[in-house]
Molecule: transfer RNA
Organism: Syntrophomonadaceae bacterium
RNA sequence: GGGGCUAUGGCGCAACUGGGAGCGCGCUUGAAUGGCAUUCAAGAGGUCGAGGGUUCGAGUCCCUCUAGCUCCACCA
Numbered sequence: 001g002g003g004g005c006u007a008u009g010g011c012g013c014a015a016c017u018g019g020g021a022g023c024g025c026g027c028u029u030g031a032a033u034g035g036c037a038u039u040c041a042a043g044a045g046g047u048c049g050a051g052g053g054u055u056c057g058a059g060u061c062c063c064u065c066u067a068g069c070u071c072c073a074c075c076a
Stems, first nucleotide, its partner, number of pairs: 001072007010025004019056001027043006049065005
């Protein structure tokens, strides 16, 4: 220098034909209990890596950039 993959709540991940942003764990509150454990119920928390474009509508498509992983090439 070139190619590929990944980037979504605190953590791990889904969302796949472009139309409601979800699951598990964790966290908060309440209840049960001898109980800071356990079970049950409810709830908070995300500008979907950044910027731009297409579209009535983008996590999802296109372009550029950033970070990580990986393969190839080049120099020594």